[in-house]
């Protein structure tokens, strides 16, 4: 240097181009308890970044950063 995958809450995953982006753990709050757990109920929290393309983008296409991979 070139080619491939991938980038979504703190953490691990979801979302045929169309729903208010979704679950789970962790966080918070509150029943429940003598006190904690546990368990039930609420809450809070993300689409790397800049464009395009579309009636509509997390999803398609382009650069750009960032991680892993294979060549030379």
């Nucleotide at each position: 240097c070139u080619c491939c995958u991938c980038g979504u809450a703190g953490u691990u995953c979801a979302a045929c181009g169309g729903a208010u982006a979704g679950a789970a753990c962790a966080c918070g709050g509150g029943c429940u308890u003598g006190c904690g757990g546990a368990g039930c109920c609420c809450g809070c929290g993300a689409u790397a970044c800049a464009g395009g393309u579309u009636c509509g983008a997390u999803u398609c296409c382009u650069g750009u950063c960032g991680a892993g991979g294979a060549g030379g």
A computed fold for a 72-nucleotide RNA from a Candidatus Campbelliibacteriota bacterium, annotated as transfer RNA. The coordinates come from a structure-prediction model, not an experiment, and the mean pLDDT is 80. It matches the Rfam family "tRNA". Its family is annotated with triplet codon-amino acid adaptor activity in the Gene Ontology. The family's RNA type in Rfam is transfer RNA.